[in-house]
RNA sequence: AGAGUUUGAUCAUGGCUCAGGAUGAACGCUAGCGGCAGGCCUAAUACAUGCAAGUCGAGGGGUAAGAGUCAGCUUGCUGACUACACGACUGGCGCACGGGUGCGUAACGCGUAUGCAACCUACCUUUAACAGAGGAAUAGCCCCGAGAAAUCGGGAUUAAUACCACAUAACAUUAUGAUAUGGCAUCAUAUUAUAAUUAAAACUCCGGUGGUUAAAGAUGGGCAUGCGUGACAUUAGCUAGUUGGUGAGGUAACUGCUCACCAAGGCUACGAUGUCUAGGGGUUCUGAGAGGAUGAUCCCCCACACUGGUACUGAGACACGGACCAGACUCCUACGGGAGGCAGCAGUAAGGAAUAUUGCGCAAUGGAGGCAACUCUGACGCAGCCAUGCCGCGUGCAGGAUUGAAGGCCUUAUGGGUCGUAAACUGCUUUUAUUUAGGAAUAAACUUUCGUACGUGUACGAAACUGAAGGUACUAAACGAAUAAGCACCGGCUAACUCAGUGCCAGCAGCCGCGGUAAUACUGAGGGUGCAAGCGUUAAUCGGAAUUACUGGGCGUAAAGCGCGCGUAGGUGGUUAGAUCAGUUGGGUGUGAAAGCCCCGGGCUCAACCUGGGAACUGCAUUCAAUACUGUCUAGCUAGAGUAUAGUAGAGGGAAGUGGAAUUCCGCAUGUAGCGGUGAAAUGCGUAGAGAUGCGGAGGAACACCAGUGGCGAAGGCGACUUUCUGGACUAAUACUGACGCUGAGGAGCGAAAGCAUGGGGAGCGAACAGGAUUAGAUACCCUGGUAGUCCAUGCCGUAAACGUUGGGCACUAGAUGUGGGAUCUCGCUAACAGAUUCCGUGUCGCAGCUAACGCAUUAAGUGCCCCGCCUGGGGAGUACGGCCGCAAGGCUAAAACUCAAAGGAAUUGACGGGGGCCCGCACAAGCGGCGGAGCAUGUUGCUUAAUUCGAGGCAACGCGAAGAACCUUACCUGGGUUUGACAUGUAGGGAAAAGCCAUAGAGAUAUGGUGUCCUUAGGGGCCCUACACAGGUGGUGCAUGGCUGUCGUCAGCUCGUGUCGUGAGAUGUUGGGUUAAGUCCCGCAACGAGCGCAACCCUUAUUCUAUGUUGCCAGCGGAUAAUGCCGGGGACUCGUAGAAGACUGCCGGGGUCAACUCGGAGGAAGGUGGGGACGACGUCAAGUCAUCAUGCCCCUUAUAUCCAGGGCUGCAAACAUGCUACAAUGGCCAGUACAGAGGGCUGCAAAACCGCGAGAUUGAGCGAAUCCCACAAAGCUGGUCUCAGUUCGGAUUGGAGUCUGCAACUCGACUCCAUGAAGGCGGAGUCGCUAGUAAUCCCGGAUCAGCAACGCCGGGGUGAAUACGUUCCCGGGCCUUGUACACACCGCCCGUCACACCACGAAAGUCGGCAACACCCGAAGUCAGUGGCCUAACUCUUAGGAGAAGGAGCUGCCGAAGGUGGGGUUGGUAAUUGGGGUGAAGUCGUAACAAGGUAACC
Repeated sequence: AGAGUUUGAUCAUGGCUCAGGAUGAACGCUAGCGGCAGGCCUAAUACAUGCAAGUCGAGGGGUAAGAGUCAGCUUGCUGACUACACGACUGGCGCACGGGUGCGUAACGCGUAUGCAACCUACCUUUAACAGAGGAAUAGCCCCGAGAAAUCGGGAUUAAUACCACAUAACAUUAUGAUAUGGCAUCAUAUUAUAAUUAAAACUCCGGUGGUUAAAGAUGGGCAUGCGUGACAUUAGCUAGUUGGUGAGGUAACUGCUCACCAAGGCUACGAUGUCUAGGGGUUCUGAGAGGAUGAUCCCCCACACUGGUACUGAGACACGGACCAGACUCCUACGGGAGGCAGCAGUAAGGAAUAUUGCGCAAUGGAGGCAACUCUGACGCAGCCAUGCCGCGUGCAGGAUUGAAGGCCUUAUGGGUCGUAAACUGCUUUUAUUUAGGAAUAAACUUUCGUACGUGUACGAAACUGAAGGUACUAAACGAAUAAGCACCGGCUAACUCAGUGCCAGCAGCCGCGGUAAUACUGAGGGUGCAAGCGUUAAUCGGAAUUACUGGGCGUAAAGCGCGCGUAGGUGGUUAGAUCAGUUGGGUGUGAAAGCCCCGGGCUCAACCUGGGAACUGCAUUCAAUACUGUCUAGCUAGAGUAUAGUAGAGGGAAGUGGAAUUCCGCAUGUAGCGGUGAAAUGCGUAGAGAUGCGGAGGAACACCAGUGGCGAAGGCGACUUUCUGGACUAAUACUGACGCUGAGGAGCGAAAGCAUGGGGAGCGAACAGGAUUAGAUACCCUGGUAGUCCAUGCCGUAAACGUUGGGCACUAGAUGUGGGAUCUCGCUAACAGAUUCCGUGUCGCAGCUAACGCAUUAAGUGCCCCGCCUGGGGAGUACGGCCGCAAGGCUAAAACUCAAAGGAAUUGACGGGGGCCCGCACAAGCGGCGGAGCAUGUUGCUUAAUUCGAGGCAACGCGAAGAACCUUACCUGGGUUUGACAUGUAGGGAAAAGCCAUAGAGAUAUGGUGUCCUUAGGGGCCCUACACAGGUGGUGCAUGGCUGUCGUCAGCUCGUGUCGUGAGAUGUUGGGUUAAGUCCCGCAACGAGCGCAACCCUUAUUCUAUGUUGCCAGCGGAUAAUGCCGGGGACUCGUAGAAGACUGCCGGGGUCAACUCGGAGGAAGGUGGGGACGACGUCAAGUCAUCAUGCCCCUUAUAUCCAGGGCUGCAAACAUGCUACAAUGGCCAGUACAGAGGGCUGCAAAACCGCGAGAUUGAGCGAAUCCCACAAAGCUGGUCUCAGUUCGGAUUGGAGUCUGCAACUCGACUCCAUGAAGGCGGAGUCGCUAGUAAUCCCGGAUCAGCAACGCCGGGGUGAAUACGUUCCCGGGCCUUGUACACACCGCCCGUCACACCACGAAAGUCGGCAACACCCGAAGUCAGUGGCCUAACUCUUAGGAGAAGGAGCUGCCGAAGGUGGGGUUGGUAAUUGGGGUGAAGUCGUAACAAGGUAACC
């Protein structure tokens, strides 16, 4: 510090996710030790049991228990006494600390800084003063009584540091004054005068301790104030003690704290009130910081103590282990009543993913009481449990490779690699664990004793006493490598790879995504990587995230500018001078607790940890100073803004009036059969006279031309003409005001169309609706009608793709060129035009700059300033709920659950378009001939079958693999056999029966018997048998592959290097203008070159030449024959072989850019690539083939291998494809007659002869072939016949008889002869081939092959046409361009209803709770007030009876918790039913959008 993920790729936007840190954690696997920390985050749920607050006999009366002593005596009881002892009681102090928890609390609760002239403070310290003299009770104890108990009542008696008078008393308090000083308004302080009121306790070891009053201090508290301290505005108004005053009361003290009266205030957009959430801080975690999150442990503060209320006592409480009352719960009970409160320490139950021992000790520190000893102390100190965290240590170290051991794993496999110096083995060490032995510090004191200083007290010194942890830490010795390694991960991010299993299953997954038979992604293993006594996972948090942007983001198109102006608050603001010092800046002072963080040291062996010092705590308060800027105040200025004057342009707005053209309707007239409408039609109108034409009339709406990216307006918007009222803008020149400005949350106003209300109006148009068409359907598009509406008036609505998708204002920053409105100048006739300058508008282009790019660019999206609005992933959703507005429709404001990993922008390359342009092709057109109808052949589907083997499937499967299925082939079926095998190689062992032949059995394979002895270098080989390795597979996968092939397509394309342009994908080149069959060539050009393709080179064919001349040829010469190159010869010719020549737009002319090229012509055998062939770029189709072959993996192994016989591949309701033959006279038949080329031949072609009607048979010359044979070419030509008919056409089918091949023609061959003589009379929709030696037509040959289902295929020649105007249309293709939501690329993408499943949410008759208020009722405890006839020890008086004073019970009143009643509010749960939403491999219906998406889309 970044990375992954949207795309075919790119840039940017934007979300999601990851790597880091950290935790009071939990879970999974694992676990050796120690140190230091931490340990109910949930139920403030309920609690058994024990302990957690007592102490003082030096306050008191006393003596229950215990101890000691004494006495009595029934030796275990009674009595007495004592204090180094004390239960209960009285009294004092403490119990308000310490400890726990976080319910409540959004608050002066907390933090920080101040204030109290408005306060208190026990114990402690200091100072001053004082303590005289009395009294009456009461608990305890004793007696009686009630009760189950808790406890209570009565009587008698008694003490105090308990209680009450009296005395003394001010520096105290109160009241009234005086003087002085000070201050901050009320006032404070000091001094002083008078009056009134109020104190005390004793104990003692005689030293003191304790007590009272007052003043100070210290400590601790109380109160007030500034500032800071959550969320929600879908909470906007709240408040009657409320705000203030006066007077009382009350408090320690100020105050509506309380009350009476008076006034009507107080708070709030700088967020009152309400609701929800929450203890606050120091800190902790993270972060570069700013921030964000947090509030366990430790420290400070607050609040609470079963829930609610209340006071008492006290210095202090409204009191955790006190009281009273009410409530809920639990327990005891004799049913009458009682008891209780672990959010103290342990512990229990429950809850929960989850959190410890009913431990030891007061030795230390601290606390309470006490003179003290001491007692108490679950505070605390320790120990126990837990890897919960942090830190440290260990599980050994060194050597050891020529057995790199065994074993595992991998492998190209008898080999190698890896685990791996790892192990074994040798040497060394002993931390830790184990055993044994020693063994602390923590203790200083208090206290006691002794000594010294003066004095039983204090100070100092000495001695003695006290350790829970603990026989622990630590130290030493012994022993022996001995006692000690796991977890996660290994597709990318992210370090680390192989094998096996599995087969979209099981599973994984943080994101992207893996898994459908070769998974580095699942599971296991080997190996590796990372961390390590831990490692992973989960949860929540910060970071990365500049993804809420203060630091530090944006808003034309990605999310985002309010539809527009006016204007309030607010924000902001020209220039000069002065004042001030609020902001601002600097210095000082105080504070900012400690701990923590950071730095420097120190102590535990180190570290964690502990500890000393420093720094820091960025803050607040106060004070001194500075005065540039901002603010405030004062006085000016004129450049901003405004006013006045003179002009100008304009569909700016309102009202009234007027006009013509056109449509429609009505009347009349002329006139006759159609009109209208469409792609084509129909509905509709019309003989009752339409439409057309003419004249007249009515009525409503809109204003042609002018008209212009022209004008005006803030926007919406505004268009005939005239009048009137009225707003704004611009220009020119001067004068005036003197910052009056800009923006603008709320607010009020304007605001297209549609819609709503009332009343008018209604010509045309025209939602809805009706009809006609179209269509599979057509609730649409098209047509005929047509209501609301559109128009007017008035009132609502308040929204639009209200768009420049661009808020307003000001300033600055190159230009060029149009246009609208002014002004000035030049020229000119002070005309027009033109030109120049300037101001204001409105357009286009363009530099810098900006932008993701597109683009913007003085009318900014540039550079700055000011103000407002808005955005933060997509969907859900601009929806629900709530509120406000509206008559309604609806608008404004505006979520969440849930769900996805994207959604979206710009640009790029392709592909596609029922987009455009250019061009080509038998693509269409023009022609010729077919197919589709018939019969047959062949192939395919389907059906059938034991099997009908398999493959091929639009073009590019279907006379295809198959250039030959009777057996074989053959892969299929049935049956019968074999198992190292029909075939190959090797090893080991063995054999003599080799092969062959014969016989028998059998369908055969085979079995049995007989016969039979191969080669040799003499080792053996060959052959056979047995066993083991292995063979074998036309079994699967062409979607694991190689090779080969098809297709687009013989289409003209496909790319690269360098350069340049672009952030980039990419572009350029390859586009453009011409031209070509061609990316062929030329020209131009930020391109210049190059490669694969095109063309050419190759073969063949067309012409000629040269050479050669057998088996070919025969002109001339000669010979011979019935005839024939038959022979001698010849090379002229044909021909063969080989080699040359020729054709190149070379020549001429026209056109064209002085080009490429094109058109015409000449010559030439051939003319513009002469004809044909071979040759097939980058690539596409997961195209075809595992059955040609090869091959990975999988599968079978007495079978999916192999042998044999028979059957099948030929099966037949049907359909398709490709052919053949025909339907006839351009023909059939008969007879005669002419002319090829290219091939094949020895298991062969076979002449001639002979036999047969024939297929063929017999025999067999010749020929391994330019020699011989196949082999007569046929159409043609000549002549004859048939005469339009199912025929002398046609030949299927069937019967009979044969021939040939072959082991064998039944299933299942071909051919021949005789007989038979079917359909068929030129073929619907549709569709195929062909542009010249082509189509058409006619024969010939060959491969395969014993034969043949061949009419197929591949070749050969013979005869030999027609037509092409042309590119509108169909199909295919190429180039350029355009749109795109496609990229698996239109066979694409994608929308909505319906059906099904699941999920969350809304509404809902209701129903069940929670919360906070309000009204009323009831009213406990208790304070206060009143009363107090009743009661009463202290004091006073007394007549001694009593009275008074004072107090109390009781009662009454105000307040008052819980409770009750009531109507509302708010919030939550649930609900029949219902609504939409979301999600879900293969459901239904259509096809709305993306291309002109087939009606442009959208608001």